[in-house]
Order: sequence, then structure tokens, then C1' cells
RNA sequence: GAGUGGCGCAACGGUAGCGCAACCGACUUGUAAUCGGUAGGUUGGGGGUUCGACUCCUCCCUUG
Repeated sequence: GAGUGGCGCAACGGUAGCGCAACCGACUUGUAAUCGGUAGGUUGGGGGUUCGACUCCUCCCUUG
């Protein structure tokens, strides 16, 4: 310094999104590609501040 869906990454303190992958459908003789859709997160853990925390503070854990 970093830790956020299976993976790669976003997210002024105000209901956590995007791409890839997965699944379903369309198209195709079939597969792939393409298009449409669906599902998938106790935001590494505990505590604190705040009306409200992924975001600020603190202590741990993992890692560079």
C1' cells in the first nucleotide's frame, strides 16, 4: 500500500455497480460468435464515531 459476487475491478458519508465467467432464452442443422434476460455480496474480522459507514477512527488477520 492492498483486501468488495467464481475472477478482474468501480463506488462525494445517503438503498453496493461494471466487465468477464455461470445459468435461461432468441438466432443456428449443431457448436461458437452475436443479442436479450436471470441469479450471485453478512464490502477480511471485532469495536468506535455518525441520523446514516465499502468510505472516517481504532485493534487484529491475510498479502505486496
Record summary:
This is a predicted structure of a 64-nucleotide RNA (transfer RNA) from a marine eukaryotic metagenome. Its Rfam family is "tRNA". Its family is annotated with triplet codon-amino acid adaptor activity in the Gene Ontology. Model confidence (mean pLDDT): 83 of 100.